About this RNA
The prediction has a mean pLDDT of 79. A computed fold for a 119-nucleotide RNA from a Chitinophagaceae bacterium, annotated as SAM riboswitch aptamer (S box leader).

RNA sequence: UACUUAUCAAGAAAGGUGGAGGGUAAUGGCCCUGCGAAGCCUUGGCAACCUCCUGUUAAACGAUUCGUUUAAUAGGGAAGGUGCCAAUUCCAUCACGUGCAAAACGUGAAAGAUAAGCC
Numbered sequence: 001u002a003c004u005u006a007u008c009a010a011g012a013a014a015g016g017u018g019g020a021g022g023g024u025a026a027u028g029g030c031c032c033u034g035c036g037a038a039g040c041c042u043u044g045g046c047a048a049c050c051u052c053c054u055g056u057u058a059a060a061c062g063a064u065u066c067g068u069u070u071a072a073u074a075g076g077g078a079a080g081g082u083g084c085c086a087a088u089u090c091c092a093u094c095a096c097g098u099g100c101a102a103a104a105c106g107u108g109a110a111a112g113a114u115a116a117g118c119c
Stems, first nucleotide, its partner, number of pairs: 003117006013043005021032003026093004044085003049081002051077012089111001094108005
C1' cells in the first nucleotide's frame, strides 16, 4: 500500500510551546479559531478492538468422572498494544423511498476513520 471482517447517534481536556489556520483530498454549506488554529511536548481522562480474569454451551484431543485447546456467548477488569478526547464520520455529494413539487425525513451505497486479520 492492497484486500477481508467489525464498528462509527454514546463517552472523555488542562498546561506549556507555537503563531494562522482548522474541521476528509475535492466542491458546496455550516461551524471552530488572536478570549490563540494546525503541529509538537507534558499531564490527565474516555472507550473496550486486541488483551486479561470468571462462568455457560458445543466440538476436538489427551485421559478417566478430570484436564487442555478452539469457537460461540454472558459478566467483570484496565496491567499491556492501538485509538480517541467541539459539533452524528459536523452536514451534503450517488441511488432509492415518503412527498404534486419544494423543503424535510428515512434506507442503502460511495468515500473516510479506527481495530483485528492476511499478503
Overview:
Rfam family: SAM riboswitch aptamer (S box leader). Rfam's curators write: The SAM riboswitch is found upstream of a number of genes which code for proteins involved in methionine or cysteine biosynthesis in Gram-positive bacteria.